Context: one part of a larger RNA
């Protein structure tokens, strides 16, 4: 100087408290450990591994296993030699890779050769092999915490100190005052994006107040540019104004006006550094290792196993509910190898059909909770839906291992979950659907979108994490 303390002081944070909903019990989904296996590829392990890499393992993917092949090799390149094809089509053998037979079959040329392809040889190749404790890059985390430093000066023999401490204040090393310091940099804040108000401008594919036409109904049509909306460009909030408190300061409290008030709400943005944190399996790369194999091609299998244990979710245990019928109201997205309407067929998944749409035009598309009416009457039930049987649909070369969905039948556990433990402070929690990426198919996961819409916060003693000052120390 730091670090640490079951030392002290001050101060923050869904840290506790106050509340609401969960997890831990059940069933299922998913990840992990373990076990098993020919293989169950590999990585990730407190927070910060475990619905994580994987935004989608039937083949492929695929790195694993078994078996069958191959050795200049699946892809790329240099050199030497030889050749005229290569590609493609058909047949046979084979699980296929591949082997083999037949057919077809080069271009340019200054005729020296060149290009291209194949074969042989050779120098390279190739490796998801090892080392993340050799590395780059990227990322997590403390933490969006308020800190981390420098120049000059001053003090100290020196390590170092000062500045950065002190008094106030702030979300903030934010600002003010003081001070042997005076300044500065990286952070904070602001500049950026979305959202909330207004104006101007533009008016189609969107809109419809007024006028006219028209319909069973409908912006459907003429038309209109008001409104909504959609873009673009601006304005608006700055403690600016008033009162009080305060040191005449910074600032704080209250008020006015205002769509919005003291950072309006949300996002992006992550200082010096810490964890030899994570990743050599994205990529790049040093070193080491393999080179008829640890490379490479193919078929099948495995990654989907199952006594068990844990994490994360979904569905429930019902009446604030289940079932049936009717009837409303979104936002944000996707669509040409695509989205696919109406109509028709099917109980249904779906099929048929093909209008329209490169989309504010057409379409996915039905929003669902909600509301109205009827029924069930507290029961393992008209709760709950696991499991299983049978029949089907779709995708795909192919659903046996191992897909999703559908109909009928079956109807398990479960009656609110021990110790313990998690999230959340407002359009939040809770609850309800909708969309997208990946994707042939497959979503209870992930990323977004809107609908309905709470309760509570006395307070900082305690638990956890953090910041500043100070103190002790046999640690650095």
């Nucleotide at each position: 100087u730091g670090a640490c303390g079951g030392g002290g002081g001050c101060c923050c944070g869904c840290a506790c408290a106050a509340g609401c909903g969960g997890u831990g019990g059940u069933g299922c989904a998913u990840g992990u450990g373990g076990u098993u296996u020919a293989a169950u590829u590999c990585g990730a392990c407190g927070c910060a591994a475990c619905g994580c890499g994987c935004a989608g393992a039937a083949c492929c993917u695929u790195a694993c296993c078994u078996g069958g092949g191959u050795u200049u090799g699946a892809a790329c390149u240099g050199c030497a030699g030889c050749g005229g094809a290569c590609c493609g089509g058909c047949g046979c053998a084979g699980a296929g890779a591949u082997g083999u037979g037949c057919c077809u079959u080069c271009c340019c040329u200054u005729c020296g050769g060149g290009g291209u392809c194949g074969c042989u040889g050779u120098g390279g190749a190739g490796g998801u092999g090892c080392u993340g404790c050799a590395u780059g890059g990227c990322u997590g985390u403390c933490g969006u915490c308020a800190g981390c430093u420098c120049g000059u000066g001053u003090c100290g023999u020196g390590a170092g100190a000062u500045g950065u401490u002190g008094g106030g204040u702030u979300a903030a090393g934010u600002c003010c005052c003081g001070c042997a310091a005076c300044g500065a940099g990286c952070g904070c804040a602001a500049c950026c994006c979305c959202u909330g108000c207004c104006a101007g401008u533009a008016g189609u594919u969107g809109c419809c107040a007024u006028c006219a036409g028209g319909u069973a109904a409908a912006g459907c049509u003429g038309g209109g540019a008001a409104c909504u909306c959609u873009g673009c460009u601006g304005g608006g909030a700055c403690u600016g104004c008033c009162g009080g408190u305060g040191u005449u300061a910074a600032a704080c409290c209250g008020g006015a006006g205002g769509a919005a008030g003291g950072u309006g709400g949300g996002g992006a943005u992550g200082a010096c550094g810490u964890c030899a944190a994570g990743u050599c399996c994205u990529c790049a790369u040093g070193g080491c290792c393999c080179u008829u194999a640890u490379g490479u091609c193919c078929a099948g299998g495995g990654c989907u196993a199952c006594a068990c244990a844990c994490g994360u979710g979904c569905a429930a245990c019902a009446a604030u509910g289940g079932u049936u019928g009717g009837u409303a109201c979104a936002a944000a997205g996707g669509g040409u190898u695509g989205c696919g309407a109406a109509g028709c067929c099917g109980u249904g998944a779906g099929g048929u059909g093909g209008a329209g749409c490169u989309a504010a035009u057409c379409u996915c598309a039905a929003a669902a909770a909600a509301c109205c009416a009827a029924u069930c009457u507290c029961a393992g039930u008209u709760c709950g839906g696991a499991u299983u049987g049978u029949g089907g649909u779709c995708u795909g070369c192919a659903a046996c291992u191992c897909g999703a969905c559908u109909a009928c039948a079956u109807g398990a556990a479960g009656u609110a979950g021990g110790a313990a433990u998690c999230g959340c402070u407002a359009g939040u929690a809770a609850u309800c659907g909708c969309g997208g990426a990946u994707c042939a198919g497959c979503a209870c996961g992930c990323c977004g979108c809107g609908g309905u819409g709470a309760a509570u916060a006395c307070g900082u003693u305690c638990c956890c994490g953090g910041g500043c000052c100070u103190u002790g120390u046999a640690c650095u």
The prediction has a mean pLDDT of 85. Small-subunit ribosomal RNA, 3' major domain from an uncultured bacterium, 476 nucleotides, folded computationally. The RNAcentral record of the full RNA draws on ENA and SILVA.